[in-house]
RNA sequence: UAGAAGGCUGAGUGAGAGACCUUUAUUGGCGCCGAAGGAGCAAGGGAAAACCGAAACUCUCAGGCAAAAAGAAUUUAGCUGGACG
Numbered sequence: 001u002a003g004a005a006g007g008c009u010g011a012g013u014g015a016g017a018g019a020c021c022u023u024u025a026u027u028g029g030c031g032c033c034g035a036a037g038g039a040g041c042a043a044g045g046g047a048a049a050a051c052c053g054a055a056a057c058u059c060u061c062a063g064g065c066a067a068a069a070a071g072a073a074u075u076u077a078g079c080u081g082g083a084c085g
Base pairs, nucleotide, nucleotide: 006080007079008078009077010076011075012074013073018030020029021028031065032064033063037061038059039058040057044052045051
């Protein structure tokens, strides 16, 4: 500075899957979901079989399966931020 990316906060939108059975219970059982978090890896890097390496893919540890709450992502407002010139 007609202020880039990024960050924080508020607001809007926001999917999936049993209001299953059982227990005194926050217990136990079976089935299921993928969008908090976590884990796995392709190309590629690397001397290397080590190691590094993304996702809305895969797993389902955690979490979740009426409503509420949570919720990735996105829109928007404010604050912050200082790239380029």
Predicted 3D model of an 85-nucleotide RNA (Glycine riboswitch aptamer) from Halanaerobium congolense. It matches the Rfam family "Glycine riboswitch aptamer". About the family: This family represents the bacterial glycine riboswitch. Model confidence (mean pLDDT): 83 of 100.